[in-house]
Background:
This is a predicted structure of an 85-nucleotide RNA (c-di-GMP-I-GGC riboswitch aptamer) from a Bacillota bacterium. Lineage of the source: Bacteria > Bacillati > Bacillota. It was read from a public genome assembly, where an Rfam model found it. It matches the Rfam family "c-di-GMP-I-GGC riboswitch aptamer". Rfam links the family to the GO term cyclic-di-GMP binding. The coordinates come from a structure-prediction model, not an experiment, and the mean pLDDT is 86.
RNA sequence: UACGAUAAAUGGCAAACUCUGCGAAAGCUGAGGACGCAAAGCUACGGGUCUUCCACCUUGGGUGAUGAUCGCCGGGCUACCGAAC
Numbered sequence: 001u002a003c004g005a006u007a008a009a010u011g012g013c014a015a016a017c018u019c020u021g022c023g024a025a026a027g028c029u030g031a032g033g034a035c036g037c038a039a040a041g042c043u044a045c046g047g048g049u050c051u052u053c054c055a056c057c058u059u060g061g062g063u064g065a066u067g068a069u070c071g072c073c074g075g076g077c078u079a080c081c082g083a084a085c
Base pairs, nucleotide, nucleotide: 003082004081012037013036017032018031019030021028022027035071041077042076043075045074046073047072048069049068050067052065054064055063056062057061
């Protein structure tokens, strides 16, 4: 560098759901809670998906725009531990 143990760190993070607050919504903050995660740390850069307080085309919806999601995939940056290969 790469790889990822039934290792170690009484190590880390925390899905659904409940409560709380914010938001038009998707969704997010905090508390509880653990389905999982070896980058489930950071970054909306590319693709995907979702949203509508908007615009246009149109009446099925589409396009643009606005947001959201990194726990959808990929890219970029950074990082603990060290068996096997």